[in-house]
Context: one part of a larger RNA
RNA sequence: CCACCUGGUGGAUGGCUCGGCUCGGAAGCCGAUGACGGACGUGCCAAGCUGCGAAAAGCUCUGGGGAGCCGCACGGAGGCGAAGAACCAGAGAUCUCCGAAUAGGAACUCCUCGUCGCAAUUGCCUUGCGCAAUGGGGAACCCCGGGAACUGAAACAUCUCAGUACCGGGAGGAAGAGAAAACGAACGUGAUGCCGUUAGUAACCGCGAGUGAACGCGGCCCAGCCCAAACUGAAGCCCUCACGGGCAAUGUGGUGUUCGGGCUGACUUGCAGCACUCGAGCGGAUUCGUGAAGUCUCCUGGAACGGAGCGUGAAACAGGGUGACAACCCCGUAACGGAUUCCAGUACGGUGUGCGUCAGUACCAGCGUACCGGGGAUUGGAAAUUCCUCGGGAAUAUGGCAGGCAUCGACUGCCAAGGCUAAACACUCUCCGAGACCGAUAGUGAACAAGUAGCGUGAGCGAACGCUGAAAAGCACCCCGAGAAGGGAGGUGCAAUAGGGCCUGAAAUCAGGUGGUG
Numbered sequence: 001c002c003a004c005c006u007g008g009u010g011g012a013u014g015g016c017u018c019g020g021c022u023c024g025g026a027a028g029c030c031g032a033u034g035a036c037g038g039a040c041g042u043g044c045c046a047a048g049c050u051g052c053g054a055a056a057a058g059c060u061c062u063g064g065g066g067a068g069c070c071g072c073a074c075g076g077a078g079g080c081g082a083a084g085a086a087c088c089a090g091a092g093a094u095c096u097c098c099g100a101a102u103a104g105g106a107a108c109u110c111c112u113c114g115u116c117g118c119a120a121u122u123g124c125c126u127u128g129c130g131c132a133a134u135g136g137g138g139a140a141c142c143c144c145g146g147g148a149a150c151u152g153a154a155a156c157a158u159c160u161c162a163g164u165a166c167c168g169g170g171a172g173g174a175a176g177a178g179a180a181a182a183c184g185a186a187c188g189u190g191a192u193g194c195c196g197u198u199a200g201u202a203a204c205c206g207c208g209a210g211u212g213a214a215c216g217c218g219g220c221c222c223a224g225c226c227c228a229a230a231c232u233g234a235a236g237c238c239c240u241c242a243c244g245g246g247c248a249a250u251g252u253g254g255u256g257u258u259c260g261g262g263c264u265g266a267c268u269u270g271c272a273g274c275a276c277u278c279g280a281g282c283g284g285a286u287u288c289g290u291g292a293a294g295u296c297u298c299c300u301g302g303a304a305c306g307g308a309g310c311g312u313g314a315a316a317c318a319g320g321g322u323g324a325c326a327a328c329c330c331c332g333u334a335a336c337g338g339a340u341u342c343c344a345g346u347a348c349g350g351u352g353u354g355c356g357u358c359a360g361u362a363c364c365a366g367c368g369u370a371c372c373g374g375g376g377a378u379u380g381g382a383a384a385u386u387c388c389u390c391g392g393g394a395a396u397a398u399g400g401c402a403g404g405c406a407u408c409g410a411c412u413g414c415c416a417a418g419g420c421u422a423a424a425c426a427c428u429c430u431c432c433g434a435g436a437c438c439g440a441u442a443g444u445g446a447a448c449a450a451g452u453a454g455c456g457u458g459a460g461c462g463a464a465c466g467c468u469g470a471a472a473a474g475c476a477c478c479c480c481g482a483g484a485a486g487g488g489a490g491g492u493g494c495a496a497u498a499g500g501g502c503c504u505g506a507a508a509u510c511a512g513g514u515g516g517u518g
Stems, first nucleotide, its partner, number of pairs: 001516008014503001015467002019438002021435006027428002029137002037098003040053003044076002048072002059092006068080003103112003113117001120134005141172001142170005152159001156206001182189002193220005203211002224420003227366001231254002235252001236247004260364002262361006273353005283342008294310001295326001296309004311328002313317001319331003371392007399415005454461002474502001478488003
């Protein structure tokens, strides 16, 4: 030096999985009755996590549950429980300090007061914070306001990126939209939304780069209503036990709302809608109960769930556990049943009101509005999207608007300038289920003390670390040793080369040994 052997180091690989990822379904707000989030406490011993709050791993009650229990955490000590604990569900009590933080103040969880305090902004108001409301939080989703740049155009300015990112405001379990002053030209349709298509089409565009609909059709789901006014004229509403008071002629209430209505007359009856009330079934989800059939013989083994032999159930051969691979050992599973919950205060039903037909009359039908012009933003919207701003500015149903240039005349559709509206569709902090998803350098950053340790003045950045064994049976006693180190011997165990970072235990690498060569 080479080869091999025996060990060490190391932690790859294989197997495993109390964790992730994705999808589907369910469910969906909390808060001055003080939330979300935190600080500090709280245990017999208590550092962390979890729980809880000076009544502090808990107190009371009801129901379930059941022989054990005193969280993770298997130790010591001491207790609790058949007078029914633990545990689960529901209800209640307690609930320090900070925090919207709200009696006043503050320099990080503290301080102060004499009366104990709605601070601020609002509403009502009996004028007293008397009665109330708001505030803050929430993963994403939704609506509104504001709103980039890199980039692309092979430069760049209109354009694009993009009304995106981001910022602000607001709401809800969804939000928004929504019952035609619609569409568009059919022999027409008939609120809105969403999906597929129409279609990369029409259209826009330094007509460059690029951008980019709608009608219609096919589906999901379906639901329609209320005011203002005409007419009427106190017939009304609120507080209060009552008395009483307040609102209201600047109009409470009735009527009425495009199938126009009112009024007048005639005729039919009162099945729509609205208000109130009662209130499901089916189905879905969760949870609980019942729930079949070998633990027969032999062999191997530490162990039978394996092999051989003989059986049994199946509306149940999904899955998991059990000392190796179990339909028949255990939990379950199929099926059936009970309870709770969602659908839903929905459908159906009930009560009240009243639906309607014909004729006449010409009373009403939302004004700085419709519309026009200048400028801008936005849009596919081109002369023909929508909006803002400045200026001008109607008509009154014998009227008005729209029908992608304008004007006129027709024709067709509709009735603006008030409001509400379930379902169908978005999302996933949360719960459940599933997977031709990952399997510890993967999968979340995080299977472990994880947003932890650590780093940074700060905004913020941000890891690594899984596996004994069937069962702790986790090595008594003895010896060496200074030794609670380490080792020997011994014991347990199938196994200790399974000895507490312990399954398997690769390589690099280290030591010893054997052989070869020199």

Description: The part of an RNA shown here (large-subunit ribosomal RNA, domain I) has 518 nucleotides and comes from Haloarculaceae archaeon H-GB11. Lineage of the source: Archaea > Methanobacteriati > Halobacteria > Halobacteriales > Haloarculaceae. The RNAcentral record of the full RNA draws on ENA.